[in-house]
Context: one part of a larger RNA
RNA sequence: CUGGGCGUAAAGCGUGCGCAGGCGGUUGUGCAAGACAGAUGUGAAAUCCCCGGGCUUAACCUGGGAAUUGCAUUUGUGACUGCACGGCUAGAGUGUGUCAGAGGGGGGUAGAAUUCCACGUGUAGCAGUGAAAUGCGUAGAGUGUGGAGGAAUACCGAUGGCGAAGGCAGCCCCCUGGGAUAACACUGACGCUCAUGCACGAAAGCGUGGGGAGCAAACAGGAUUAGAUACCCUGGUAGUCCACGCCCUAAACGAUGUCAACUAGUUGUUUGUUGGAGAAAUUCAGUGACUAAGCGAAAGUGAUAAGUGUCCCACCUGGGGAGUACGAUCGCAAGAUUGAAACUC
Numbered sequence: 001c002u003g004g005g006c007g008u009a010a011a012g013c014g015u016g017c018g019c020a021g022g023c024g025g026u027u028g029u030g031c032a033a034g035a036c037a038g039a040u041g042u043g044a045a046a047u048c049c050c051c052g053g054g055c056u057u058a059a060c061c062u063g064g065g066a067a068u069u070g071c072a073u074u075u076g077u078g079a080c081u082g083c084a085c086g087g088c089u090a091g092a093g094u095g096u097g098u099c100a101g102a103g104g105g106g107g108g109u110a111g112a113a114u115u116c117c118a119c120g121u122g123u124a125g126c127a128g129u130g131a132a133a134u135g136c137g138u139a140g141a142g143u144g145u146g147g148a149g150g151a152a153u154a155c156c157g158a159u160g161g162c163g164a165a166g167g168c169a170g171c172c173c174c175c176u177g178g179g180a181u182a183a184c185a186c187u188g189a190c191g192c193u194c195a196u197g198c199a200c201g202a203a204a205g206c207g208u209g210g211g212g213a214g215c216a217a218a219c220a221g222g223a224u225u226a227g228a229u230a231c232c233c234u235g236g237u238a239g240u241c242c243a244c245g246c247c248c249u250a251a252a253c254g255a256u257g258u259c260a261a262c263u264a265g266u267u268g269u270u271u272g273u274u275g276g277a278g279a280a281a282u283u284c285a286g287u288g289a290c291u292a293a294g295c296g297a298a299a300g301u302g303a304u305a306a307g308u309g310u311c312c313c314a315c316c317u318g319g320g321g322a323g324u325a326c327g328a329u330c331g332c333a334a335g336a337u338u339g340a341a342a343c344u345c
Base pairs, nucleotide, nucleotide: 003317004316005315008298012313014200015199016198017197021193022192023191025088026087027086028085029084030083031082033081034080035077036076037075038074039073040072041071042070049065050064051063052062053061054060091190092187093186094185095184096182097181098180099179103176104175105174106173107172108171109170110153115148116147117146118145119144120143125136126135161168162167205246206245207244208243209242210241214240215239219235220234221233222232257312261308262307265290266289267288268287269286270285272283274281294301295300318345319344320343327338328337329336330335
């Protein structure tokens, strides 16, 4: 390389969109590029293989055949792929009605709580721990009333919902994306996947300007301890929040790529539909549990497959060295992406 793999052994890109490429429903007619069949020419000889012959055998030499799986020309076939033209509606999409939703962006607003400030009242403790101490408090802590400000939204709340993923939660308004379902109508394969590319992408971090209640890396102090650069306690700055611009990584996980098809059941739940007085039941789309066959090294998985067969893409090929070095691209930086070898077991 081939092959075999990719949930947990090495291996699914974090996610989507999508050009090229690859693959592609059903039917008719034509063409004959692919394909298949036949013929002809060629495919040097030697070698290899088969049947013979010659050296006393063998190696060796030699005659014939086969093979040379190829290429070209030509004749034919028309199932399949392709191409051209024309139909179809089961894929895909559009319209109409109904529906659910923390889907996204912007603005407004509400109550609880923490902290701080002012005033009233009022006296000695408060806070904290395993126990303490640092700390706060007679310059009046605690408690009551009023105010300020920032951040987050208890209960409802749920193996509930929405979103491609990251993720999304008080309430109201504006703008806006996607989805489900029912019955019809319409378009007529318009589809699937996707190297390069483009977009989005938690937290932390970076730049500029705001903001700063609580929490809290760093830091300081108090404890603990043999030590304690920790765990515990008292403080506390970046940060956490907002706007704009970067960064582009995560156990970005279902450790399971995307699309479609097929293959026993049972039982919850969410939104529609049919149904009906209500319920039961039906059906579609999600989301869970258990299990048949099958699969699997096993544990497990099991129509939301890790079963069965197909298309396309990514990736793996012993451990360490190493996600390192070098180079390149990107970045303000931090670093990210790509990514070896010597050597060693």
This is a predicted structure of a 345-nucleotide part of an RNA (small-subunit ribosomal RNA, central domain) from an uncultured bacterium. Its Rfam family is "Bacterial small subunit ribosomal RNA". RNAcentral holds the full RNA, with entries from ENA.